[in-house]
Context: one part of a larger RNA
RNA sequence: GGCACACUGAGGAUGCCUUGGGACUAGCCGGCGAAGAAGGACGUAGAAAGCUACGAAAAGCCACGGGGAGCCGCUAAGCAGGCUGUGAGCCGUGGGUGUCCGAAUGGGGCAACCCUUAGAGUGGAAACACUCUAAAUCCCACGUCCGAGUGAAGUAGGCGUGAGGAAGCGAACGCAGGGAAUUGAAACAUCUUAGUACCUGCAGGUAAUAGAAAUCAAACGAGAUUGCCUUAGUAGUGGCGAGCGAACGGGCAAGAGCCUAAACCUAGGUCAUGCAUAAGCGUGUAGGCGUUGUGAUCUAGGGGUUAAGAGAUUCAAGCAGAGGCUUCUACAUGAGCUUCGCGCAGUAAGAAACCUUGUUUUUAGUCGAAGGGUCUGGGAAGGCCCACCAUAGAGAGUGAAAGUCUCGUAGGCGAAAAGGACAGGGCUGCGUGGUUUGGAUUCUCAAGUAAUACGGGACACGUGGAAUCCUGUAUGAAUUUGGGUAGACCAUUAUCCAAGGCUAAAUACGUGUUAGUCACCGAUAGUGAACCAGUACCGCGAGGGAAAGGUGAAAAGUACCCCGAUAAGGGGAGUGAAAUAGUAUCUGAAACAGUGUGCUU
Numbered sequence: 001g002g003c004a005c006a007c008u009g010a011g012g013a014u015g016c017c018u019u020g021g022g023a024c025u026a027g028c029c030g031g032c033g034a035a036g037a038a039g040g041a042c043g044u045a046g047a048a049a050g051c052u053a054c055g056a057a058a059a060g061c062c063a064c065g066g067g068g069a070g071c072c073g074c075u076a077a078g079c080a081g082g083c084u085g086u087g088a089g090c091c092g093u094g095g096g097u098g099u100c101c102g103a104a105u106g107g108g109g110c111a112a113c114c115c116u117u118a119g120a121g122u123g124g125a126a127a128c129a130c131u132c133u134a135a136a137u138c139c140c141a142c143g144u145c146c147g148a149g150u151g152a153a154g155u156a157g158g159c160g161u162g163a164g165g166a167a168g169c170g171a172a173c174g175c176a177g178g179g180a181a182u183u184g185a186a187a188c189a190u191c192u193u194a195g196u197a198c199c200u201g202c203a204g205g206u207a208a209u210a211g212a213a214a215u216c217a218a219a220c221g222a223g224a225u226u227g228c229c230u231u232a233g234u235a236g237u238g239g240c241g242a243g244c245g246a247a248c249g250g251g252c253a254a255g256a257g258c259c260u261a262a263a264c265c266u267a268g269g270u271c272a273u274g275c276a277u278a279a280g281c282g283u284g285u286a287g288g289c290g291u292u293g294u295g296a297u298c299u300a301g302g303g304g305u306u307a308a309g310a311g312a313u314u315c316a317a318g319c320a321g322a323g324g325c326u327u328c329u330a331c332a333u334g335a336g337c338u339u340c341g342c343g344c345a346g347u348a349a350g351a352a353a354c355c356u357u358g359u360u361u362u363u364a365g366u367c368g369a370a371g372g373g374u375c376u377g378g379g380a381a382g383g384c385c386c387a388c389c390a391u392a393g394a395g396a397g398u399g400a401a402a403g404u405c406u407c408g409u410a411g412g413c414g415a416a417a418a419g420g421a422c423a424g425g426g427c428u429g430c431g432u433g434g435u436u437u438g439g440a441u442u443c444u445c446a447a448g449u450a451a452u453a454c455g456g457g458a459c460a461c462g463u464g465g466a467a468u469c470c471u472g473u474a475u476g477a478a479u480u481u482g483g484g485u486a487g488a489c490c491a492u493u494a495u496c497c498a499a500g501g502c503u504a505a506a507u508a509c510g511u512g513u514u515a516g517u518c519a520c521c522g523a524u525a526g527u528g529a530a531c532c533a534g535u536a537c538c539g540c541g542a543g544g545g546a547a548a549g550g551u552g553a554a555a556a557g558u559a560c561c562c563c564g565a566u567a568a569g570g571g572g573a574g575u576g577a578a579a580u581a582g583u584a585u586c587u588g589a590a591a592c593a594g595u596g597u598g599c600u601u
Stems, first nucleotide, its partner, number of pairs: 001600009015586001016550002020521002022518007029510002031169002039101003042055003046079001049075003061095006070083003106115003116135008137166003140162004145158002173204001174202005184191001188239001215222002226253005236244002257502003260446001264302010280289002282333006307480001309445004313440007321340007341432006354426010365413003371386005387404002389393001395407003451475008461487001482497005537544002557585001560572004
């Protein structure tokens, strides 16, 4: 030195555990903000470092409700001093306060700081200091305000007023405007990745988008949109490569339909025109008036809203609750307006708010059955014996394994205050005479639109025979004897009615919140983060980004003695079931280091 065995040290694997994570299901909720948000800075306790809470009224103030004996948050025990049956602490609802920064908004600025003006107030002799209020920008509305430019208008603009609006933040989901490359094609350019990532704008949560056919279909018919299953990896498309990839039809979820524009009528404004036997004043007769008329255009109200075309105008016929008023006057007739009664409907489209009652629900809570003995043990929930409850034998805890010990569970009960949902009423709207049928001809039915040509894009469809949809450029229709579509195009046939708008549900998502589930993880795993983690640390910065859990049932955390330096550390003693459980704390593997013994070189 090696090998073997035994015993130590060192180390922190393994086992067991779980405060934390992951995924999912169902419900609620789906926003906050100039009334100053999200996020921060600095403060606030008797002593106060961090976290938490709060804001100079500062671990809190007021009111109401719950609750019922202790309390003055955590690390964190103690000291000092207090509060509390006149009900504290704690929980819930409503309110008050809420420094400074931050959209940050009086001006500035290197965020949490500096400086100013006006008004009011306090102190002061004054200078000045302090407190409160106002003072950013843009848009909108309003105004006996001011008011241009070679210059009309009270125009543009200015000024003033306004608890009128906007701004900023937020996890994903949505719509829109832009829009890659790696990659695949075994290279690469069309193509693919992909209209993806990413950037930007704008929202909404009763999500958004879409949406009541100029849709499909196929000779039969369907009947808005959205989502799912299927049709189907089919038909197609494709350097016919890689790949991309429908629809019709069928089955389900959910279901809901509406309003304008135009023709025509009425009223008003502006412009033009008309002055006489005016025209005209609903119609007839008589009278009267006469800048009341006519045309164009604009505004408002009525009217009207669809395809076996519809509507306007006009003619004819059928059908009617009561009253009042107006239409130059009287009578007749027609028309319009309005009140009551009756009927229908409504807040989510089709108009639109609010109040109230009831039910239910959310935000605190509350009641809640039934067990003893004995044995082992440090400890009983374990073994044995005898019982009981159960609309409760889900689960967690308790010194080992508890239906009957604790919290709970099943099942009941409960709100002063604030909110949600549903229903009824108030309330509001509409109809109540216009509508139906038939006829007529005149009028209307969304224009720089449809369409065409060229250039692009979207459609599963790469220009192809390429329809359809969108549109940059240039041309540019028709109005029912009209127009679009049916995958070039034409005919026939069928079908629908563009160029205006609104619309719940079924669908997507989860920052948050409640309840629950798991052949998910168990500390090198599971979130980066079980622990004071987006921390320490790194980087000028954008940004990157850790390690780190476990004594014991209970601190009972080793009084006292000894060695040592008034250490560290240890030896006794004591606690404990256990101290080789001593805070460097459960278990305590291996590498590695050593001690002893044996064998061997």
A computed fold for a 601-nucleotide part of an RNA from a Bdellovibrionota bacterium, annotated as large-subunit ribosomal RNA, domain I. Model confidence (mean pLDDT): 82 of 100.